[in-house]
Context: one part of a larger RNA
RNA sequence: CCCUCGUUAAGGAACUAGGCAAAAUGGCCCCGUAACUUCGGGAGAAGGGGCGCCACCUUCGGGUGGUCGCAGUGAAAUGGCUCUGCCGACUGUUUAACAAAAACACAGGUCUCUGCAAACGUGAAAACGGAUGUAUAGGGGCUGACGCCUGCCCAGUGCCGGAAGGUUAAGGGGAGGGGUUCACGCUCUGAACCGAAGCCCCGGUGAACGGCGGCCGUAACUAUAACGGUCCUAAGGUAGCGAAAUUCCUUGUCGGGUAAGUUCCGACCCGCACGAAUGGCGUAACGAGUGGAGCGCUGUCUCAACGAGGGACCCG
Numbered sequence: 001c002c003c004u005c006g007u008u009a010a011g012g013a014a015c016u017a018g019g020c021a022a023a024a025u026g027g028c029c030c031c032g033u034a035a036c037u038u039c040g041g042g043a044g045a046a047g048g049g050g051c052g053c054c055a056c057c058u059u060c061g062g063g064u065g066g067u068c069g070c071a072g073u074g075a076a077a078u079g080g081c082u083c084u085g086c087c088g089a090c091u092g093u094u095u096a097a098c099a100a101a102a103a104c105a106c107a108g109g110u111c112u113c114u115g116c117a118a119a120c121g122u123g124a125a126a127a128c129g130g131a132u133g134u135a136u137a138g139g140g141g142c143u144g145a146c147g148c149c150u151g152c153c154c155a156g157u158g159c160c161g162g163a164a165g166g167u168u169a170a171g172g173g174g175a176g177g178g179g180u181u182c183a184c185g186c187u188c189u190g191a192a193c194c195g196a197a198g199c200c201c202c203g204g205u206g207a208a209c210g211g212c213g214g215c216c217g218u219a220a221c222u223a224u225a226a227c228g229g230u231c232c233u234a235a236g237g238u239a240g241c242g243a244a245a246u247u248c249c250u251u252g253u254c255g256g257g258u259a260a261g262u263u264c265c266g267a268c269c270c271g272c273a274c275g276a277a278u279g280g281c282g283u284a285a286c287g288a289g290u291g292g293a294g295c296g297c298u299g300u301c302u303c304a305a306c307g308a309g310g311g312a313c314c315c316g
Base pairs, nucleotide, nucleotide: 001311002310003309004308005307006306007305008304010302011301014300019297027051028050029049030048031047036041038145052067053066054065055064056063057062080295081294082293083292084291085290086289087287088286092104093103108143109142110141111140112139113138114137120129121128122127146282147281148280149279151212152211153210156209157208158205159204160203161202162201165200166199167198171194172193176189177188178187179186180185213231214230215229216228217227240274241271252268253267254266255265256264
């Protein structure tokens, strides 16, 4: 010096990306417990008190009082708490061996297909699964408890519908023409016209793929623009939310917290580039999730010291 462990004056997160690690909490009984809430919960909230031994009393449950000195012994196990954002409702699942998560799943919602020899899947087929099920069933897609909701665009693409019309293959049809021939015939070619699905065409459809504007002017200080004009579009983003897991400029601005705060919380809205089942906004409970703050506690630190065991190292 390294590893594992123990103790530490004063301070107590000043450490650090971050309280990482450590310390602290810890059992049983009693008292007592807030906001919020889906009335279950939150709750072991939080926060307090008691616990051994001895004497006396006792209605045998317990109560009251005491607990000096020395020595010995004294295992293990065993929640830190609170406030407040974000994400995901939840218990679950996952990258066997760097990721456990806000990813996947999930009940619930919705769209769509499927009338049963079902759709769909496996298979070359037979056949089997679906299912010894039958639309309150089964397959597929999206969303993801619950609450309040889920706007506008069908021009493009997709899907669905459409007894007309256009186009269209084989096939049907044979006007006409060629070869051969005395002829009959044989043979080749072949125009109209009749011919499906598909495409065109006409409609519908967004919890289908998707999309949801620009410029200019205007109010009796300024500023701003409820208002007007104009261009373009299939239609120009509604509600709600908003510097956000989204904000470039940006440490935006204001407020809060700190002596001091690129983080955090509450607001504002100029949304570079939120936005409604690729769901929007809330939400009690839950989380080895993630951000911020406080109390407690500490060798994380100021700043290091000593001790134990094991190494390294030296000698044999």
Molecule: large-subunit ribosomal RNA, domain IV
Organism: Globobulimina sp.